[in-house]
RNA sequence: AUGACUGCAGAGGGAGAGACCCUUGUAAGGGCGCCGAAGGAGCAAGCAGAAUUGUGAAUCUCUCAGGCAAAAAGACCUCUGCAGGACG
Numbered sequence: 001a002u003g004a005c006u007g008c009a010g011a012g013g014g015a016g017a018g019a020c021c022c023u024u025g026u027a028a029g030g031g032c033g034c035c036g037a038a039g040g041a042g043c044a045a046g047c048a049g050a051a052u053u054g055u056g057a058a059u060c061u062c063u064c065a066g067g068c069a070a071a072a073a074g075a076c077c078u079c080u081g082c083a084g085g086a087c088g
Base pairs, nucleotide, nucleotide: 003087005084006083007082008081009080010079011078012077013076018032020031021030022029023028033068034067035066039064040062041061042060046055047054048053
C1' cells in the first nucleotide's frame, strides 16, 4: 500500500403462501386456511466440569412477530464508495 475479512451506505437480482368469507369504504378490523428468506426463540455433536450444569450453528425447527394481487419488506448474492485491517 491494501489482499482475506468485518461494518456502513448506494445500485441490481431475489423465493414461498387465499386478489378466501364477513364488516367497512379503500386503509383497515374480525374469521378460517396457509408461508418462511426481516427480526425473534429452540436445539445436536463438540468443549469445560466429579456432578447438577454451562457453552454451543444454521438456509434446521417453531411461527411470537412478519407475510399470502400490486406496492412495501425480504435472508442471501454481485458491483461500487467510505472506514478498519496482513489475520492472506
This is a predicted structure of an 88-nucleotide RNA (Glycine riboswitch aptamer) from Halobacillus kuroshimensis DSM 18393. It was read from a public genome assembly, where an Rfam model found it. Of the family's consensus pairs, 91% are formed in the model. Its Rfam family is "Glycine riboswitch aptamer". From the family's description: This family represents the bacterial glycine riboswitch. The prediction has a mean pLDDT of 80.